[in-house]
Context: one part of a larger RNA
RNA sequence: GGCGUACGGUGGAUACCUAGGCACAGUCAGCCGAUGAAGGACGUGGCUACCGACGAAACGCGACGGGGAGCUGGAAGCAAGCUUUGAUCCGUCGGUCUCCGAAUGGGGGAACCCGGCAUCCUUAACCGGAUGUCGUCCGCAAGGACGGGAACCAGGCGAAUUGAAACAUCUUAGUAGCCUGAGGAAAAGAAAGUAAAAACGAUUCCCUUAGUAGUGGCGAGCGAACGGGGAAGAGCCCAAACCGGUGGGUUACGACCUGCCGGGGUUGUAGGACAGCUAUCUGGAGUGCGUCAGCUAGGCGAACGGCUUGGAAAAGCCGACCAGAGCGGGUGAUAGUCCCGUAGCCGAAAGUUGACAAACCCUGGCUGUAUCCUGAGUAGCACGGGGCACGUGAAAUCCCGUGUGAAUCUGCGAGGACCAUCUCGUAAGGCUAAACACUGUCUGUGACCGAUAGCGAUUAGUACCGCGAGGGAAAGGUGAAAAGAACCCCGGAAGGGGAGUGAAAUAGAACAUGAAACCGUAUGCCU
Repeated sequence: GGCGUACGGUGGAUACCUAGGCACAGUCAGCCGAUGAAGGACGUGGCUACCGACGAAACGCGACGGGGAGCUGGAAGCAAGCUUUGAUCCGUCGGUCUCCGAAUGGGGGAACCCGGCAUCCUUAACCGGAUGUCGUCCGCAAGGACGGGAACCAGGCGAAUUGAAACAUCUUAGUAGCCUGAGGAAAAGAAAGUAAAAACGAUUCCCUUAGUAGUGGCGAGCGAACGGGGAAGAGCCCAAACCGGUGGGUUACGACCUGCCGGGGUUGUAGGACAGCUAUCUGGAGUGCGUCAGCUAGGCGAACGGCUUGGAAAAGCCGACCAGAGCGGGUGAUAGUCCCGUAGCCGAAAGUUGACAAACCCUGGCUGUAUCCUGAGUAGCACGGGGCACGUGAAAUCCCGUGUGAAUCUGCGAGGACCAUCUCGUAAGGCUAAACACUGUCUGUGACCGAUAGCGAUUAGUACCGCGAGGGAAAGGUGAAAAGAACCCCGGAAGGGGAGUGAAAUAGAACAUGAAACCGUAUGCCU
């Protein structure tokens, strides 16, 4: 030095565990903000660095409920207190709520600086202090807006990598990204529809139709609709004609033009005005006395003992009991009957939600046809684009730009160029729940993870990195209980040896298990 054996050190794998995550389902909830938000800064404790809580009324104040023996947060300790005259704690409603922040008196390098006005305090006066108020835009005013919000929604602008085995049309994709706006959902929505000789009857979403019809350097690819089956279900209001009232302008006094208010009226088997007749029915998404049921605290809640082993009984053995409860968790090992619970049942002063619903409020119907009304720089057309599954194509339908530019119910549009017949509808104004998207709470579940896994399990968006936008960790486990090792010894200490605790200390805080690499001590063999 090598190999082996034994015992250690180091190290932190493995198995076990779970305080944290992940996913899904159901339920409920869904906006906050000038009455100052979201998010922060700084403070507040007897002693207080951090987290959490709170705001100069500051680990808290009041009221009303719950609850019933302890309490002064995580978090020990010391000190001092509170509490059956009901504390701490839980719920509801209030009060307080510094400074910054839309930040809004002005300024500003956020949490700071400096003012005006009114009233008051103090002062001999100056200085100083307290309370309130002073932003911009819109609006006659009352009042409103501003800022924030993970995802979801609508709109505006809008790539490239990529694919086409290159690449330009095309694709990626109207995606990512940026911006604007809204809400608990948003958007869409009551046919100028879809169809086809039969019909349907707003919108939205799901399944299907169907990878079909189509489209496509007919390449790569893109890709419907009708119809059928479901979820949900709800329909309405204006403009106009006409009537009444009331202004303005022009006037040849005949009238004409125009504005506002009220009534009327709202559609396609056309409807309405107008003329005539008749009725209080029907429906409602509005207000809401009240009733009931939820939610925001809670409460009641059955039934077990002995022996043995053991540190400990829930284990084993023996004998019982409950069960509308043998889901689950805890307790010194594995507990239906020890504890929390579970099944079942009960419960709200206050706030809040839903259903029903008295009353109020809103809302009628029929007949006739001469005349009048029924959304105009609109529809359409030309050119240039966009969007429709549809790349200009035979390219309808829809939207935009420029130009042009109708008809008025004997009207007009559509049925995929266009024309005719036929059929369907009634544009050029508006509103509209539910079914559908997303997230959170709670509950439940898991052939989901178990600390290099799972989002990120711990003082974590922390430490650290970056000028910044931004990036972004590592780090879990003594024991049933601290019983956390009094006392003695070596040592300056660290550390260790005894003693003691404990079932165990090779469980001693660098603490459960403790693999390998690696390093030793002892020993056998070989060299």
This is a predicted structure of a 527-nucleotide part of an RNA (large-subunit ribosomal RNA, domain I) from Gloeobacter kilaueensis JS1. The coordinates come from a structure-prediction model, not an experiment, and the mean pLDDT is 81. Lineage of the source: Bacteria > Bacillati > Cyanobacteriota > Cyanophyceae > Gloeobacter kilaueensis. It matches the Rfam family "Bacterial large subunit ribosomal RNA". The RNAcentral record of the full RNA draws on ENA, RefSeq and SILVA.